[in-house]
Parts: sequence; C1' cells; structure tokens
RNA sequence: AUAUUCCUUCAGGGUCAGGUGAGAAGGCAAAGUCCUUCAAUUCCGAACCGGCGGUAUAGCCCGCGAGCACUAAGCUGAUCCGGUGAAAUUCCGGAGCCGACAGUAUAGUCUGGAUGGGAGAAGGAGUUA
Repeated sequence: AUAUUCCUUCAGGGUCAGGUGAGAAGGCAAAGUCCUUCAAUUCCGAACCGGCGGUAUAGCCCGCGAGCACUAAGCUGAUCCGGUGAAAUUCCGGAGCCGACAGUAUAGUCUGGAUGGGAGAAGGAGUUA
C1' cells in the first nucleotide's frame, strides 16, 4: 500500500406572550342570534429546521438511507435568475419551493411506532498478495 473478514463506538434538526374559534364546561326570576371560561405548536399570520456518499462547500444535481409496498419486481418531495471562477442548479447576491405513516381541530416542527431501523463515519483486530 491492495483486497477481504470480523468486532466496538457513533450516526436528525426545528414554534410562537399573535389572530381565529371547530368544540367543551358552566351560568340564568328572562333560556337567547345571551353571557363567562377553556380550547389548534395542525387553520391564518409570523418564525424555525435540513440524514449519508459523490461533485468547487448541495434539503430542492446524481445516488443512498429513512418512508410506502412486500412473494417479488417496485413506488417515493422540491430551483430558478444574476455574479465570480478553469470548474459551483453547491460559493456570493436575489427571488422561490419541498418535507412519510398513525393520532389529534387539517401537523416538516406536538405525541406515537422508536430504548427501533439506518445510508454511512471513526477506531481496533485478523487474513491475503
């Protein structure tokens, strides 16, 4: 230094002193198109987040994992413009967009499957030439 086997560890982030009020509970000499309180991290508004490998540094280029399906094949989100440069849909400037399943007032951010799984990363031991 090459190939290969095994072991160990690690391996996902993010919401609110705002608005609305589905709905719930209570009140009454009057039973209402009434009053009071509670009520969405899901709606509106505003904010925030970004697994792994490749490549000029990437959520939105290519691939993988996760997720769905499962006998198997398989299915699965989103970006443009300008600038610099040898090279960037990755950097800089600007404007956008996307985000599994189940639960619940409609969820990328809450709860749950999950003390799970995992692409892969680091370290160690052995074998081979």